[in-house]
RNA sequence: CGGCGAGAAGGGCAAACCCGGUGCGAACCGGCGACGCAAAGCCACGGGACCCCAGGGGUCAGCCGGGCUACCGAA
Numbered sequence: 001c002g003g004c005g006a007g008a009a010g011g012g013c014a015a016a017c018c019c020g021g022u023g024c025g026a027a028c029c030g031g032c033g034a035c036g037c038a039a040a041g042c043c044a045c046g047g048g049a050c051c052c053c054a055g056g057g058g059u060c061a062g063c064c065g066g067g068c069u070a071c072c073g074a075a
Stems, first nucleotide, its partner, number of pairs: 004073002012037002018031005035062001041068003045065003048060005
């Protein structure tokens, strides 16, 4: 430096439900809350699902693949 991920250490994120708000909607933002996550950090490039829709546009990265970045350090 790379790979890897333990019964290690310090921690981190935060599902569903509910409350308030934004949006036609998928969904998103904030609060509560923890189902889980070793990238559940970031990217819409490919596949997929969902929404609006005439063409088309949008949402989801905690659906899968891929790319970039990263704490720790046993085997």
A computed fold for a 75-nucleotide RNA from Arthrobacter bussei, annotated as c-di-GMP-I riboswitch aptamer. NCBI's taxonomy places the organism under Bacteria, Bacillati, Actinomycetota, Micrococcales, Arthrobacter. It was read from a public genome assembly, where an Rfam model found it. Rfam family: c-di-GMP-I riboswitch aptamer. Its family is annotated with cyclic-di-GMP binding in the Gene Ontology.